[in-house]
Context: one part of a larger RNA
RNA sequence: CUGGGCGUAAAGAGCUCGUAGGUGGUUUCUUAGGUCUCACGUGAAAUUCCCUGGCUCAACUGGGGAGGGUCGUGGGAAACCGAGAAGCUAGAGGGCAGGAGAGGAGAGUGGAAUUCCCGGUGUAGCGGUGAAAUGCGUAGAGAUCGGGAGGAACACCAGUGGUGAAGACGGCUCUCUGGACUGUCCCUGACACUGAGGAGCGAAAGCCAGGGGAGCGAACCGGAUUAGAUACCCGGGUAGUCCUGGCCGUAAACGAUGGGUGCUAGGUGUUGGGGGGUAAAGACCCUUCAGUGCCGAAGCCAACGCGAUAAGCAUCCCACCUGGGGAGUACGGCCGCAAGGUUGAAACUC
Numbered sequence: 001c002u003g004g005g006c007g008u009a010a011a012g013a014g015c016u017c018g019u020a021g022g023u024g025g026u027u028u029c030u031u032a033g034g035u036c037u038c039a040c041g042u043g044a045a046a047u048u049c050c051c052u053g054g055c056u057c058a059a060c061u062g063g064g065g066a067g068g069g070u071c072g073u074g075g076g077a078a079a080c081c082g083a084g085a086a087g088c089u090a091g092a093g094g095g096c097a098g099g100a101g102a103g104g105a106g107a108g109u110g111g112a113a114u115u116c117c118c119g120g121u122g123u124a125g126c127g128g129u130g131a132a133a134u135g136c137g138u139a140g141a142g143a144u145c146g147g148g149a150g151g152a153a154c155a156c157c158a159g160u161g162g163u164g165a166a167g168a169c170g171g172c173u174c175u176c177u178g179g180a181c182u183g184u185c186c187c188u189g190a191c192a193c194u195g196a197g198g199a200g201c202g203a204a205a206g207c208c209a210g211g212g213g214a215g216c217g218a219a220c221c222g223g224a225u226u227a228g229a230u231a232c233c234c235g236g237g238u239a240g241u242c243c244u245g246g247c248c249g250u251a252a253a254c255g256a257u258g259g260g261u262g263c264u265a266g267g268u269g270u271u272g273g274g275g276g277g278u279a280a281a282g283a284c285c286c287u288u289c290a291g292u293g294c295c296g297a298a299g300c301c302a303a304c305g306c307g308a309u310a311a312g313c314a315u316c317c318c319a320c321c322u323g324g325g326g327a328g329u330a331c332g333g334c335c336g337c338a339a340g341g342u343u344g345a346a347a348c349u350c
Stems, first nucleotide, its partner, number of pairs: 003322003007304002012318001014201004021194003025088007033081002035077007042069001048066007091191001092188003095184004103177007110154001115149007125136002162169002206247006215241002220236004258317006266295013299306002323350003332343004
């Protein structure tokens, strides 16, 4: 420099924003850098190819010709790419009018249940298991009724329902706040897409400091089981799980499927809007956007399967792969309080 790939074989970065860069709608005019064309110059000789000659042939060699370029200078073309100017509205953004939502942050608040404490009733068991035992209980447990404390999670609604870029988000109320969708077609006029570096967000566990601690529960201690049982089962139980502030930066962070745009038969559900029809309403039917499921034409695929939410047909940009093990290891760099993360080999071996 280049080929083929990336759902499951190796391979889509956890996600978003965005710098450089790459790419970029439509019309007219201009320019002439790219592009195309012509002329001249140059591209030494040898080599290569063609024709032909000389050594008996050939290798070798003499002669003639051809060929060879991101090359230079000058002239020309203007479709395409680029550049300049002026426009356009189909991309993008904004205004106005709407309705939907567990989107985010903070404050407050509610009931059920578990546990604990106090009191009443009441007596011998309770609990647990495959069966038991440890454990709890005559210092009155368990059961039941009343009162109180405290923490955590929010039954039903609840739905291949909704929202969010992903992680994720679920009682109720209020305050602050982000995004998307629909209608209108009023405004701006290409303002766009992607995105190496970079920045931010990022489940759980873990770490630092302070609080909190009901239930659960690594570690740990008992009881069983067993040949043993550092387990599975049972009784306890500390960190943790919760809150505030700060770190960590990982995951089967999965749709194992990067993002944008356009195009390509249908059928059937469902969520949120708009339009129309029948209609008192509820409801039903047709249609149109945006989302979310299932089944499937063509096509694709090694097959499984995918199939307008593509893994189809095209196009732009980025990340990544290149036999298994060694190894996501070692060394070095960067980051971290640490745990470790990230970047990431080789020998050797099959």
Notes: RNAcentral holds the full RNA, with entries from SILVA. Predicted 3D model of a 350-nucleotide part of an RNA (small-subunit ribosomal RNA, central domain) from an uncultured bacterium. The coordinates come from a structure-prediction model, not an experiment, and the mean pLDDT is 89.